[in-house]
Context: one part of a larger RNA
RNA sequence: GGCGCAUGGGGAAUGCCUAGGCUCUCAGAGGCGAUGAAGGACGUGAUAAGCUGCGAUAAGCUACGGUGAGGGGCACAUACCUUAUGAACCGUAGAUUUCCGAAUGGGGCAACCCGGCAUAUUGAAGAUAUGUCAUCCUUUCGAGGAAGCAAACCCGGAGAACUGAAACAUCUAAGUACCCGGAGGAGAAGAAAACAAAAGUGAUUCCGUUAGUAGUGGCGAGCGAACGCGGAUUAGCCCAAACCAAUGUUGUUACGGCAAUGUUGGGGUUGUAGGACCACGAUAUUCGAGUGUUAUUGAAUUAGAACAGUUUGGAAAGACUGACCGCAGAGGGUGAUAGUCCCGUAUAAGUAAGAGCGCAUUAGAUAGUGGUAUCCUGAGUAGUGCGGGACACGUGUAAUCCUGUAUGAAUCUGGCGGGACCAUCCGUUAAGGCUAAAUACUCCUGAGAGACCGAUAGUGAACCAGUACCGUGAGGGAAAGGUGAAAAGAACCCUGAAUAAGGGAGUGAAAAAGAUCCUGAAACCAUGCGCUUACAAGCGGUCGGAGCCCAUUAGGGUGACGGCGUGCCUUUUGCAUAAUGAGCCUACGAGUUACCGAUAUUAGCAAGGUUAAGCACUUCAGGUGCGGAUCCGUAGCGAAAGCGAGUCUGAAUAGGGCGACCAUAGUUAGUAUCGGUAGACGCGAAACCGUGUGAUCUACCCAUGGGCAGGUUGAAGCUUUGUUAACCCAAAGUGGAGGACCGAACCCGUUGACGUUGAAAAGUCUUGGGAUGACCUGUGGGUAGGGGUGAAAGGCCAAUCAAACUCGGAAAUAGCUCGUACUCCCCGAAAUGCAUUUAGGUGCAGCGUUGAUUUAUAGUUUUAUAGAGGUAGAGCUACUGAUUGGAUGCGGGGGCUUCACCGCCUACCAAUUCCUGACAAACUCCGAAUGCUAUAAAAUGUUCAUCAGCAGUGAGGGCAUGGGUGCUAAGGUCCAUGUCCGAGAGGGAAAGAACCCAGACCAUCAGCUAAGGUCCCCAAGUGUAUAUUAAGUUGAAAAAACGAGGUUUGUCUGCUUAGACAGCUAGGAUGUUGGCUUGGAAGCAGCCAUUCAUUUAAAGAGUGCGUAACAGCUCACUAGUCGAGCGGACGAGCAUGGAUAAUAAUCGGGCAUAAAUAUACCACCGAAGCUAUGGACUUGAAAAAGUGGUAGGGGAGCAUUGUAGUGGCGUAGAAGGUGUACUGCGAGGUAUGCUGGAGCAGCUACAAAAGAAAAUGUAGGCAUAAGUAACGAUAAUGCGGGCGAGAAACCCGCACUCCGAAAGACUAAGGUUUCCUCAGCUAUGCUAAUCAGCUGAGGGUUAGUCGGGACCUAACGCGAACCCGAAAGGGGUAGUGGAUGGACAACAGGUUAAUAUUCCUGUACCUGCUCACGAUAAAAGUGACGGAGGCGAAUAGUUAGUGCGCACUGACGGAAUAGUGCGUUGAAGGGAGUGGUAACACCCCGAUAGUACACUGAGGCUACGGCCAAGGUGAUAAUCUAGCGAAUCGACUUCCAAGAAAAGCGAGUGAAGCAGCCCGUACCCUAAACCGACACAGGUAGUUGGGAUGAGAAUUCUAAGGAGCUC
Repeated sequence: GGCGCAUGGGGAAUGCCUAGGCUCUCAGAGGCGAUGAAGGACGUGAUAAGCUGCGAUAAGCUACGGUGAGGGGCACAUACCUUAUGAACCGUAGAUUUCCGAAUGGGGCAACCCGGCAUAUUGAAGAUAUGUCAUCCUUUCGAGGAAGCAAACCCGGAGAACUGAAACAUCUAAGUACCCGGAGGAGAAGAAAACAAAAGUGAUUCCGUUAGUAGUGGCGAGCGAACGCGGAUUAGCCCAAACCAAUGUUGUUACGGCAAUGUUGGGGUUGUAGGACCACGAUAUUCGAGUGUUAUUGAAUUAGAACAGUUUGGAAAGACUGACCGCAGAGGGUGAUAGUCCCGUAUAAGUAAGAGCGCAUUAGAUAGUGGUAUCCUGAGUAGUGCGGGACACGUGUAAUCCUGUAUGAAUCUGGCGGGACCAUCCGUUAAGGCUAAAUACUCCUGAGAGACCGAUAGUGAACCAGUACCGUGAGGGAAAGGUGAAAAGAACCCUGAAUAAGGGAGUGAAAAAGAUCCUGAAACCAUGCGCUUACAAGCGGUCGGAGCCCAUUAGGGUGACGGCGUGCCUUUUGCAUAAUGAGCCUACGAGUUACCGAUAUUAGCAAGGUUAAGCACUUCAGGUGCGGAUCCGUAGCGAAAGCGAGUCUGAAUAGGGCGACCAUAGUUAGUAUCGGUAGACGCGAAACCGUGUGAUCUACCCAUGGGCAGGUUGAAGCUUUGUUAACCCAAAGUGGAGGACCGAACCCGUUGACGUUGAAAAGUCUUGGGAUGACCUGUGGGUAGGGGUGAAAGGCCAAUCAAACUCGGAAAUAGCUCGUACUCCCCGAAAUGCAUUUAGGUGCAGCGUUGAUUUAUAGUUUUAUAGAGGUAGAGCUACUGAUUGGAUGCGGGGGCUUCACCGCCUACCAAUUCCUGACAAACUCCGAAUGCUAUAAAAUGUUCAUCAGCAGUGAGGGCAUGGGUGCUAAGGUCCAUGUCCGAGAGGGAAAGAACCCAGACCAUCAGCUAAGGUCCCCAAGUGUAUAUUAAGUUGAAAAAACGAGGUUUGUCUGCUUAGACAGCUAGGAUGUUGGCUUGGAAGCAGCCAUUCAUUUAAAGAGUGCGUAACAGCUCACUAGUCGAGCGGACGAGCAUGGAUAAUAAUCGGGCAUAAAUAUACCACCGAAGCUAUGGACUUGAAAAAGUGGUAGGGGAGCAUUGUAGUGGCGUAGAAGGUGUACUGCGAGGUAUGCUGGAGCAGCUACAAAAGAAAAUGUAGGCAUAAGUAACGAUAAUGCGGGCGAGAAACCCGCACUCCGAAAGACUAAGGUUUCCUCAGCUAUGCUAAUCAGCUGAGGGUUAGUCGGGACCUAACGCGAACCCGAAAGGGGUAGUGGAUGGACAACAGGUUAAUAUUCCUGUACCUGCUCACGAUAAAAGUGACGGAGGCGAAUAGUUAGUGCGCACUGACGGAAUAGUGCGUUGAAGGGAGUGGUAACACCCCGAUAGUACACUGAGGCUACGGCCAAGGUGAUAAUCUAGCGAAUCGACUUCCAAGAAAAGCGAGUGAAGCAGCCCGUACCCUAAACCGACACAGGUAGUUGGGAUGAGAAUUCUAAGGAGCUC
């Protein structure tokens, strides 16, 4: 270290629980608000941070009712109150009710500021109190109303897009989402200018049906009525007009009136027309707001039956025994499970306000008959043209309705409609209005319910949640439940620095219930014990198994050694793959639901079946009954009229089509599977559209302010001189221009390096660019998303830009990727054809499965017979085409000849023919095998086929064979046939998807075999026989042309005892030096040839070597010797060279001379094959057969949660957790030990949020890397002392170092207590901490003069009036707000732990009022403005010097006249003087101010270094000289771009007194407190900014002051 066991830690799953949710039912209510809402801010308690309550009467006040002993909320403590004189609590009605908010006196940055008027207080000012003062509409002018908020429902205005159509434009989505206006408890609609159809109905609304019908529709996708019928509920009315009357006005008049018009009243309200009018008649009938009374109801509330004992236990309600009540056995609680303990429940009682059937009464409303001359009956209307929209209906044949525009009727003998239009007929009476119920919804209240959830669930929220937190904002948005019956919440002791933590003790049934506390799983981290482990190679298991340990048997733990063995998922032709996904564990996590349809099945009824809406009834939930509208079926045919067991076609009685027959089965509901419409299995876009939110970043613009050390150059102009007739021009000087130069601050970001899990989500260092300008910058404003802005880069618009962000449409869509969860059993594919804006998708067919049907000439195989056919092959004097060699040589070319013709030649080309050879997918005189068809027989036996349900597949791949293509290349590609892999395990081939063998139901320590093997690894032969090989060939990626006396062997052939072949001995001669040639050539430079002849056993006019030429040596040839075989050619086997690659090498290895190779034979081994034995299941009546399997089809089960019924278990111990044993093929189940401490399972049915290992899944926990990287500027620390449990960091001291135009000091913004003191160290601080910007407590901010308001106006905002616009809203005058500007009065010193121009001391100033005097009027003017430049004045300051004061200094000694250091100051304000153009300065007063400073110092404190300090002493020293010199002020010069507004001032004097409001004020502020997620190397406006050096604010050093950067 591994495995196991035990015990712990860690963690928070599981179980149980529920305080909270979710979905509904019934009833109520359906609004609140100027009498100030909703919602907030701030307060309010003895102590009080939060929630709750309440409002200065403030966890409350009053009255009445109820109740009855305690009470002072959550909330558990202390103190103190209150209550029988009736509290608290509950109910009803009142009172109070700060400020904001419609917000309403004006303003405003919500919760704040500032007013007017009246009254009151005070003499006034000032202040306080009470009341009142907005706008719009109406108005009788008295007053009334509106507004704003709120969940859905309703009506109207305006109105998308994604999406679907497999693209897209009409269309769809959809009149949806969103925005806007308006109303109510409902809203809208509504009493026919309606439907219908020869019959009728009789307002509207809603439900069922009609019906997915009629229609509409790129006639695509889709959209989709109505009539009628059945129900719910029912309800009808009023004006305008005619006519009459009254009255006002106007016109006219013959003054009698008449006419017109307005107002009011009467009248009147409709279609078989009605009314006016005329005549007659009647006060009938019906309704009725309101008021009174009343059954009943109605708040808090009251009464409300019946149990004991024993036993276990901590506790009884459990168990046992025996009772009782019940109009109450709903439910909850009580120490476990209670009808009889408590609260309750059934039932009964009770009443305030209120409601209210009924009754009474009243205002009020309401009607008839006849006549028919005249009058009335809704006008810019109906209709029409054009353009749109709504109607189911998309312009269509398009009726009907609405209207933007243009036109424009009729008048009851009228008008409109009945789906173009016309006629007839029918219906109806527009152009005015009101109207309950049936219907929709639920922010809210009460009562209840659930086969809904139970803390990752259910609301986002069970808990102080719309909280914490994030964002400028709109907006986004968590986590987090449980001690116990009762706090009995652990007295006391010990360890410890400790109030940490732990150990004892004690409580309790239990503390292993101890406070993030029920149960307490897993990952992960430990400790102990047993076995095992240091030569071992390992997807970690499995099979065998020695040894050791434990154990009562059974058995359990470990596992040396040996055999075999490349995870899971997904996707693929194919994955160990080095293709995807997962760090691990736990929980959660994906085919659901509704409706419509198809099929199967179960049940009911059946030529019938069935109800829907609704109604009634009961128990208050399961239903029962009624309801026959409708639907399906019972009859078909036809386009239809129609006819009908037939019908259509047709002239037909024909024929044919579709039906009928023999008879026929349907329908309703449940369940299962599938399809459709819906998000439709889950997760996933980039995008599109709509309403809003953003210019604190950044772009540009507007208004108002600010900034730019220092140095350089020297334009115009001017002056002088020269020059000119005068100009011009030149020189010198002056002058001070410039998108001028150098260079800091400031702005920018060129180069390089670093950084890259940074110090930093853009920086640091270095080096650069601009730096008086088109410059930089502060504050306040403006422009907004197809929009802005842009010196233009598609840049920027809050770390986001080729269209921001937020929420919504929305679960957009995704032919794409990924994921998709228990078991067993049966069968089991495809990767092909056709089509496709189609090729990785889909439809149909093919192939699978399940069920039903058909049983015959089904299907399959073999044999036989009979056929069709043109492939392989073959062939080509058999065609078409191609083609070798030869013969012949028509014809042609070339040459010769030639005047021309004829002609001749030709190693040129070449037809036909002949001979010879020979090719073809698109040649065939021929022509198989196989396959196919038919028939017969045999075998097999439904495997075939048809119909119906449900699929998957439509990427294939290797090998063999036949081909195409390619290179007769490819692990290439395209077909065909077969096979295997795919979806197939086992054995062999070392290892290998498809090659060989062979198809795995399970078990067996049985047998036989296949391929392949038998020396060892490694099971089986060191088998037999005969050969071959010598190369380790064999033997490995595979190997050639060619080479070779390797070797074996075969065939043919030659020589050979008449002596071969090889060796040895000898000969190898002569004519002749052949001839020629040659200097020479003699066998042998060369040439010639009769290369001849002779002698011979044999010997070439010579095979080589050699010589100048000869010579010489050889050979051929011959003889001898020897004595038996010796050569040649062509094949075959094995071997050999050819032979070269990357990790030393290697046949799988060792190795082997066989253990190689060839042939033959025998034996054996060898698989999940076959057999044997046992078992399981399927099919089948049995016999028997079968059981590999991906996609996929079918069947049977297990588990989880809940429900009903049923009988049970449980404190003598349920669920859950954790072990063990048994059991089932399996999913699983049962028993039991320990833990646990209250619920639970069985059976039969039912219903599902019903099973996880994977989705770069979601949440939580825990690992790993790893005790690793890092600890954020390299300005720096060291020592001594102190406190303390503890000191590198805290405090003190000493030394050292750093900044010093800052790293010092002061403001604005922003922050919001960080400030000071005490106490503390769990967290925060990148380490420690005694320290702190941390934690806890306490304290701290003082103003007439500082800043802001009570003053002013700029940009800009808002905005009476007014203008525009579907609405919302957009502009905008008066006005009103709005600083970054204008106006405006205080200084010095002292004092606190912490404030000071604020307090104190002293000395000033401003405004108003009172009083007195004067004036009584406003205006001009002023306020009031640019850049640059030089000049002048002056001060602050600073340097130096002198004088003076004080202190100190000298090695040894003394002194000072020497030296060193420090100091030598003096405000606002007032004033008559002096200087100056002025500003201003000087001078005097202020000031016998005050202090610094030096010496001393009671006393106190101390971190022992010292510090603080009353008091005292000195009464202390220049108001000196010189240099430099900002800010500031003044006047001036110059330039062109020509440089706010308003208030204020102008506009009185004097003494004393009085008055003087609100807000800010701490602290940080180049930063550890602001903006950057941080105690972050970044960013942040302004003021001040000493000395030396220097031009300088550069640079370096330094003062004051501040730091040493938290390892």

Large-subunit ribosomal RNA, half A from an uncultured Flavobacteriaceae bacterium, 1607 nucleotides, folded computationally. The prediction has a mean pLDDT of 81. It was read from a public genome assembly.